[in-house]
RNA sequence: ACUCUGGAGAAUCUCCAAUGUGGAGUGCCGAAGGUGCAAGACGGCGUCAGCCGUCGAAUCUCUCAGGCAAAAGGACAGAGU
Numbered sequence: 001a002c003u004c005u006g007g008a009g010a011a012u013c014u015c016c017a018a019u020g021u022g023g024a025g026u027g028c029c030g031a032a033g034g035u036g037c038a039a040g041a042c043g044g045c046g047u048c049a050g051c052c053g054u055c056g057a058a059u060c061u062c063u064c065a066g067g068c069a070a071a072a073g074g075a076c077a078g079a080g081u
Base pairs, nucleotide, nucleotide: 001081002080003079004078005077006076011026013025014024015023016022027068028067029066033064034062036060040055041054042053043052044051045050
């Protein structure tokens, strides 16, 4: 990496349009992806107290994306190749 299995949360909301699967509005969810940060490390300045910058994890955080019946997707886990 591939295959199989398991796999949560949150309005089958309202309106318009329609033979489409779209658009708008409000309310919500976090487990595709993405954002941000701790300790620490490195570097610079220094009046030696500190200051600035870079790197820096997550299931935390934000809710951009995505999602809120079913289907699809799905972090993660197990088995196999």